[in-house]
């Protein structure tokens, strides 16, 4: 410097060919349960979907630049 992948909740990760209020487990938090809880059951909280434009009646998803993190290749010596 080129091409290519990915970036969603604290953490790992769904999300089909754009379609209505973005979802799991885990973890948190409260309550219940128990002699006590880190076991068990229930109920909640949390997300500008990296960022900015753009198309669209309508974007997580298409399209562009930018940030960021990977993985190939090239240059310089």
């Nucleotide at each position: 410097g080129c091409g290519c992948c990915c970036g969603u909740a604290g953490c790992u990760c769904a999300g089909c060919u754009g379609g209505a209020u973005a979802g799991a487990g885990c973890g948190c938090a409260g309550c219940c349960c128990u002699c006590c809880g880190g076991a068990g059951g229930c109920u909640g909280a949390g997300g500008u979907c990296a960022g900015a434009g753009g198309u669209u009646c309508g974007a997580a998803u298409c399209c562009u630049c930018u940030c960021g993190g990977g993985c190939g290749c090239g240059c310089c010596a």
Molecule: transfer RNA
Organism: Methylococcales bacterium